[in-house]
RNA sequence: GGGCUUGUAGCCUAGUCUGGAAGGGCGUAAGACUCCUAAUCUUAAGAUCGAUGGUUCAAAUCCCUCCAAGUCAG
Numbered sequence: 001g002g003g004c005u006u007g008u009a010g011c012c013u014a015g016u017c018u019g020g021a022a023g024g025g026c027g028u029a030a031g032a033c034u035c036c037u038a039a040u041c042u043u044a045a046g047a048u049c050g051a052u053g054g055u056u057c058a059a060a061u062c063c064c065u066c067c068a069a070g071u072c073a074g
Base pairs, nucleotide, nucleotide: 002072003071004070005069006068007067010026011025012024013023020057028044029043030042031041032040050066051065053063054062
């Protein structure tokens, strides 16, 4: 240098094929309960989806280029 796979919140992950605008778990914060803590319950915050551009009324999703990680052959 070439082929393939992956990239979504502090961490893990669904959604992508079939475009309608991001859901869950852990964790965090506050409250309830408790003599206190843990456990449990309730509520809240947190991701414009690796980057840029394009198509579209509308893009995590489709297309171009690039970046990063893994992998295959050499």
This is a predicted structure of a 74-nucleotide RNA (transfer RNA) from Methanobrevibacter sp.
The sequence was found in a public genome assembly.
The source organism's lineage runs through Archaea, Methanobacteriati, Methanobacteriales, Methanobacteriaceae and Methanobrevibacter.
Its Rfam family is "tRNA". Rfam classes the family as a transfer RNA. Rfam links the family to the GO term triplet codon-amino acid adaptor activity.